Record summary:
This is a predicted structure of a 478-nucleotide part of an RNA (small-subunit ribosomal RNA, 3' major domain) from an uncultured Actinomycetes bacterium. The RNAcentral record of the full RNA draws on ENA and SILVA. The coordinates come from a structure-prediction model, not an experiment, and the mean pLDDT is 84.
[in-house]
Context: one part of a larger RNA
RNA sequence: UGACGGGGGCCCGCACAAGCGGCGGAGCAUGUGGCUUAAUUCGAUGCAACGCGAAGAACCUUACCUGGGCUUGACAUUUAGGGAAAAGCCGUAGAAAUACGGUGUCCUUCGGGGCCCUAAACAGGUGGUGCAUGGCUGUCGUCAGCUCGUGUCGUGAGAUGUUGGGUUAAGUCCCGCAACGAGCGCGACCCCUGUCCUUAGUUGCCAACCUGUCGUAAGACAGAGGGACUCUAAGGAGACUGCCGGCGUAAGCCGUGAGGAAGGUGGGGACGACGUCAAGUCAUCAUGGCCUUUAUGCCCAGGGCGACACACGUGCUACAAUGGCCGGUACGGAGGGUCGCAAAGUCGCAAGGCGGAGCCAAUCCCGUAAACCCGCCCUCAGUUCGGAUUGUCCUCUGCAACCCGAGGGCAUGAAGCUGGAGUCGCUAGUAAUCGUGGAUCAGCAUGUCGCGGUGAAUACGUUCCCGGGUCUUGCACA
Numbered sequence: 001u002g003a004c005g006g007g008g009g010c011c012c013g014c015a016c017a018a019g020c021g022g023c024g025g026a027g028c029a030u031g032u033g034g035c036u037u038a039a040u041u042c043g044a045u046g047c048a049a050c051g052c053g054a055a056g057a058a059c060c061u062u063a064c065c066u067g068g069g070c071u072u073g074a075c076a077u078u079u080a081g082g083g084a085a086a087a088g089c090c091g092u093a094g095a096a097a098u099a100c101g102g103u104g105u106c107c108u109u110c111g112g113g114g115c116c117c118u119a120a121a122c123a124g125g126u127g128g129u130g131c132a133u134g135g136c137u138g139u140c141g142u143c144a145g146c147u148c149g150u151g152u153c154g155u156g157a158g159a160u161g162u163u164g165g166g167u168u169a170a171g172u173c174c175c176g177c178a179a180c181g182a183g184c185g186c187g188a189c190c191c192c193u194g195u196c197c198u199u200a201g202u203u204g205c206c207a208a209c210c211u212g213u214c215g216u217a218a219g220a221c222a223g224a225g226g227g228a229c230u231c232u233a234a235g236g237a238g239a240c241u242g243c244c245g246g247c248g249u250a251a252g253c254c255g256u257g258a259g260g261a262a263g264g265u266g267g268g269g270a271c272g273a274c275g276u277c278a279a280g281u282c283a284u285c286a287u288g289g290c291c292u293u294u295a296u297g298c299c300c301a302g303g304g305c306g307a308c309a310c311a312c313g314u315g316c317u318a319c320a321a322u323g324g325c326c327g328g329u330a331c332g333g334a335g336g337g338u339c340g341c342a343a344a345g346u347c348g349c350a351a352g353g354c355g356g357a358g359c360c361a362a363u364c365c366c367g368u369a370a371a372c373c374c375g376c377c378c379u380c381a382g383u384u385c386g387g388a389u390u391g392u393c394c395u396c397u398g399c400a401a402c403c404c405g406a407g408g409g410c411a412u413g414a415a416g417c418u419g420g421a422g423u424c425g426c427u428a429g430u431a432a433u434c435g436u437g438g439a440u441c442a443g444c445a446u447g448u449c450g451c452g453g454u455g456a457a458u459a460c461g462u463u464c465c466c467g468g469g470u471c472u473u474g475c476a477c478a
Base pairs, nucleotide, nucleotide: 001478002477004474005473007472008471009470010469011468012467013466015462016461019426020425021424022423023422026317027316028315029314030313031312032311033310034308042053043052064303065302066301067300068299069298070297073122077121078120079119080118081117082116083115088103089102090101091100092099093098106113107112124292125291127290129288133286134285135281136280137279138277140275145184146183147182148181149180150179151160152159153158164175165174166173190269191268192267193266195237196236197235198234199233200232201231205226206225210223211222212221213220214219240263243257244255245254246253247252319419323377324376325375327373328372335366336365337364340359341358345354346353347352385416390411391410392409393408394407395406396405432454433453434452435451436450437449438448
């Protein structure tokens, strides 16, 4: 000087407390451990691994296993020698890779190029080392810290500044001070959102005016027209403790103060200091040295990654009446669409089939949002709760759904009656709840990333648990 203390002081955080909803019990989905296996490829392992890499394992992917094959190789560059069958298509054998036969006979500036064979340099490796590395990332932590120059003090390691008194979300600012300044962080600058103004008006909008049709009327539809409104998207305004009152030397704090759409960082995002964990990744990629070279490389078929006495994590669905079922009927945002989204119509109980208008999309489509309302159940029952499991018949994608896809109909109807010790999330348009879109993607979503609808309760407070900041103290640690 640090680190540490079941030392102390001050302060903060959904850290506790106050509340709301979960997990831990059930069934299923998914990941992991274990066990099994010819293989169940590999990595990730307290927080910070475990719906993680994987934004999507039937083949492919695929790295694993079994079997069948190849050896200058699936791929790159070069050298030497040689050749005619370029690719493709057809046939035979085969599980295919491949082999053989037939057909075919590329481009050209006529030198050759491209292709094939042989030989050789070499290729190749998801083989090992993340404790040799780059790059990228997690974490403490969006915590308020981490440092430097000069000066001063100290023999020196170092200190000072950065401590102190206030204040702040903040090393934020003020005052004081042997310090005076500065840098990286904080903040601001950037994006979205909340109010207004200007500009612009199609595919968006329709208040007033006009016309037509229908209607007794209210009004509905269509057209003309309009830029008012909504909206779209470009530019600006606006918030600064600026004003008022109180407290204070100041910074600043307080106020059911004014004005204002918004008030004290308005809300959200992006943004992550010096460093820590020899943290993670050699399997994204790159890369040193090591290993391999008729194999640890390459091609193919089938299998496996999907196994199952069990254990754990993360989720979904429930156990019902704030509910289940039937019927009816409003309101949304954000997205996606030409190898695509697909309307009307029509067939089917349905999944879906036929059909193909329109749309490269403010135009057309996905696309009826659902929670809502009315009725039935009629009082707590394993039920009109719950839907696992199983049987059977179908649909779709795809060369192909046996291992091993998703969906529909009928039948079947299991466990489950609110979950021990313990443990997690959340402070407002949040939790809870309801639906909806995208990426990946032929097909496959309870995962993930977005979007909106409805919309709470509670916070006295900082004694305690956890993590952190700062000052101080002890120290047998460095």